[in-house]
A computed fold for a 73-nucleotide RNA from a Candidatus Omnitrophota bacterium, annotated as transfer RNA. The organism belongs to Candidatus Omnitrophota, within Bacteria.

RNA sequence: GCCGAGAUAGCUCAAUUGGUAGAGCAACGGUUUCGUAAAUCGUAGGUUGUGGGUUCAAUUCCCACUCUCGGCU
Numbered sequence: 001g002c003c004g005a006g007a008u009a010g011c012u013c014a015a016u017u018g019g020u021a022g023a024g025c026a027a028c029g030g031u032u033u034c035g036u037a038a039a040u041c042g043u044a045g046g047u048u049g050u051g052g053g054u055u056c057a058a059u060u061c062c063c064a065c066u067c068u069c070g071g072c073u
Base pairs, nucleotide, nucleotide: 001072002071003070004069005068006067007066010025011024012023013022019056027043028042029041030040031039049065050064051063052062053061
């Protein structure tokens, strides 16, 4: 330099052909216990890497850029 994959909650990951962004763990609170842990119920947590474009509507489609991983030279 070229090609491919990826970036979504604190962490690991979904979101099937564009239509209200979810799960598990973690955090916090309730129940339970003499107390803690475990169990169980609930709550909160997101400018979907950045900037543009298309569209009534974009995590999703298009362009550029940044970063990570893999391959080729």
It matches the Rfam family "tRNA". The family's RNA type in Rfam is transfer RNA. Rfam links the family to the GO term triplet codon-amino acid adaptor activity.